The prediction has a mean pLDDT of 79. Predicted 3D model of a 78-nucleotide RNA (c-di-GMP-I-GGC riboswitch aptamer) from a Deltaproteobacteria bacterium. Its Rfam family is "c-di-GMP-I-GGC riboswitch aptamer". The family has 40 seed sequences and 1,298 matches in Rfam 15.1. The sequence was found by an Rfam model in a public genome assembly. The model forms 95% of the base pairs in the Rfam consensus.

RNA sequence: CCUGAAAAAGCCAAACUCACCGAAAGGUGGGGACGGAAAGCCACGGGUCUUAGCCUUAAGAUAGCCGGGUUGCCAUUA
Numbered sequence: 001c002c003u004g005a006a007a008a009a010g011c012c013a014a015a016c017u018c019a020c021c022g023a024a025a026g027g028u029g030g031g032g033a034c035g036g037a038a039a040g041c042c043a044c045g046g047g048u049c050u051u052a053g054c055c056u057u058a059a060g061a062u063a064g065c066c067g068g069g070u071u072g073c074c075a076u077u078a
Base pairs, nucleotide, nucleotide: 003075004074011036012035016031017030018029019028020027021026034064040070041069042068044067045066046065047062048061049060050059051058052057
């Protein structure tokens, strides 16, 4: 540097649930673990969702929908 089949030191945490925030999508924290090799970070492109408008716009949400950018852990082979 490449790769992520197997493993796992450490990490994250879906559904559901409790509290709080939000008009909503949804978010934050506790419990919980379906999963994850970037399920770290960034709304840049596409998708989806919400609200308003009303016919293709605006504002927002989603990075655990896909692509892209960027940083990084572990391990094997070469």